[in-house]
This is a predicted structure of a 465-nucleotide part of an RNA (small-subunit ribosomal RNA, 5' domain) from a Thermodesulfovibrionales bacterium.
The organism belongs to Thermodesulfovibrionales, within Bacteria.
Model confidence (mean pLDDT): 88 of 100.
It matches the Rfam family "Bacterial small subunit ribosomal RNA".
Context: one part of a larger RNA
RNA sequence: GGACGAACGCUAGCGGCGUGCCUAAGGUAUGCAAGUCGAACGAUUUAGUUGUCGCAAGAUAAUUGGAUAGUGGCGAACGGCUGAGUAACACACAGGAAUCUACCCAUAAGUAGAGGAUAGCCCGGCGAAAGCUGGAGUAAUACUCUAUGUGAUCGCAAGAUUAAAGCUUUACAGCAAUGUAAGACGCUUAAGGAUGAGCCUAUGGCCUAUCAGGUAGUUGGUGGGGUAAAUGCCCACCAAGCCUAUGACGGGUAGCCGGUCUGAGAGGACGUACGGCCAGAAGGGCACUGAGACACGGGCCCUACUCCUACGGGAGGCAGCAAUUGGGAAUUUUGCACAAUGGACGAAAGUCUGAUGCAGCGACGCCGCGUGAAGGAUGAAGGCCUUAGGGUUGUAAACUUCGAUAAAGCACCGGCAAACUACGUGCCAGCAGCAGCGGUCAUACGUAGGGUGCAAGCGUUGUCC
Numbered sequence: 001g002g003a004c005g006a007a008c009g010c011u012a013g014c015g016g017c018g019u020g021c022c023u024a025a026g027g028u029a030u031g032c033a034a035g036u037c038g039a040a041c042g043a044u045u046u047a048g049u050u051g052u053c054g055c056a057a058g059a060u061a062a063u064u065g066g067a068u069a070g071u072g073g074c075g076a077a078c079g080g081c082u083g084a085g086u087a088a089c090a091c092a093c094a095g096g097a098a099u100c101u102a103c104c105c106a107u108a109a110g111u112a113g114a115g116g117a118u119a120g121c122c123c124g125g126c127g128a129a130a131g132c133u134g135g136a137g138u139a140a141u142a143c144u145c146u147a148u149g150u151g152a153u154c155g156c157a158a159g160a161u162u163a164a165a166g167c168u169u170u171a172c173a174g175c176a177a178u179g180u181a182a183g184a185c186g187c188u189u190a191a192g193g194a195u196g197a198g199c200c201u202a203u204g205g206c207c208u209a210u211c212a213g214g215u216a217g218u219u220g221g222u223g224g225g226g227u228a229a230a231u232g233c234c235c236a237c238c239a240a241g242c243c244u245a246u247g248a249c250g251g252g253u254a255g256c257c258g259g260u261c262u263g264a265g266a267g268g269a270c271g272u273a274c275g276g277c278c279a280g281a282a283g284g285g286c287a288c289u290g291a292g293a294c295a296c297g298g299g300c301c302c303u304a305c306u307c308c309u310a311c312g313g314g315a316g317g318c319a320g321c322a323a324u325u326g327g328g329a330a331u332u333u334u335g336c337a338c339a340a341u342g343g344a345c346g347a348a349a350g351u352c353u354g355a356u357g358c359a360g361c362g363a364c365g366c367c368g369c370g371u372g373a374a375g376g377a378u379g380a381a382g383g384c385c386u387u388a389g390g391g392u393u394g395u396a397a398a399c400u401u402c403g404a405u406a407a408a409g410c411a412c413c414g415g416c417a418a419a420c421u422a423c424g425u426g427c428c429a430g431c432a433g434c435a436g437c438g439g440u441c442a443u444a445c446g447u448a449g450g451g452u453g454c455a456a457g458c459g460u461u462g463u464c465c
Base pairs, nucleotide, nucleotide: 001465002464003463004462006461007460008459009458010457013369014368015367016366017365018364019362020361021327026325027324028323030322031321032320035074036073037072040071041070043068044067045066046065047064048063049062050061051060052059053058081280082279083278091204092203094201095200096199099197100196104193105192107190108189109188110187111186112146113145114144115143122135123134124133125132126131151162152161153160154159166185168183169182170181171180172179173178206252207251208250213243214242215241218240219239220238221237222236223235224234225233255277256276257275258274259270260269261268262267282303283302284301285300286299305316306315307314308313333359335358336357337356341355342353343352344351345350372402373401374400375399382393383392384391385390409454410453411452412451413450415434416433420449421448422447423446424445430437431436
């Protein structure tokens, strides 16, 4: 000199774009953050229309629209947050073979027949609650069986095994139930694509030897098991290997990268925001479901903590967005909207979306603008200095014309280093980045006048180059 997710002091007019718990991965009141589909299903409820009965109230049937607890499907594994752990195939880069992949795209073939349950609802019981339970009975794109086999799997072959689900629109027929045809959305099998993911390997990037030996599933083999998949991943048996001064093992520290800051570069330091990957979801462990999780707003167990309780027993997890408490030098609103972009579901209309888009707060940063412009000398008054003549503040002001809502501070002035005098003080009070100033003539302390530098900022502190 530059830089900052900064803080502190004094000061402060406006706008744009960014950015804002670096500390306690401490604890959390409250609200919201993941739903959606009635064109899969039965049912309940509500508004209307039409028919029948009825004087009416109303009852009943059909039909149209709305709402919805439940069954079912898809989503919830994305998006959002954090960086605790991790020195590791975690990451980066370059390769590899023994794998899976819902939705999507294109291809081939199919979508036949039958059945038994169950939730909701109804009746009953237990419980303070959370919730649990018995009986009767019902539907499906839920579940099961049979058929078929383009295909696929196993097999040398013969052969064996193996699938599905419907809903809706229009036309026609029919009194209707329903049927036929065409279309739309689905469903099943197979083999491709795309996308995503799992696995293996070479190389690369911290400190420490006041850590020198480490290792028994350890290293390899055979045979099994297991996985979507190679492998000590696991097991039995066999062999005795394997790593290590090119630093094993141990200890400390740390998420990694694209990048950021600095520097002429080489390098050094850093990894906030944005993007990619990884890891985590109160601490620890486990599996279930599923194409995908060992699953932040799913489940089970243990622990700590908090809350409710009728004391028998229950409920919970903000490292989502706000907010609150605590800690701290320090970091924002319990805001608005789904109008845009994107996502989930849906045939669609649409619903949901604290993702996102916006707004609010903070000079926290960068950038831009303004705080007047032109004229104006007798160089007014006042201040300060003075050799008492004058000098300086200074075209600055006043004043005139125009314009205007309003709007300047902070640090410094001995040298480094741009900028000087007076008074006060008297090794005191104080200053100070360094060397050093101050003990009666202080350009170094304090005040004033003047000046210098930056400017809505200016200084100080901290950290990095």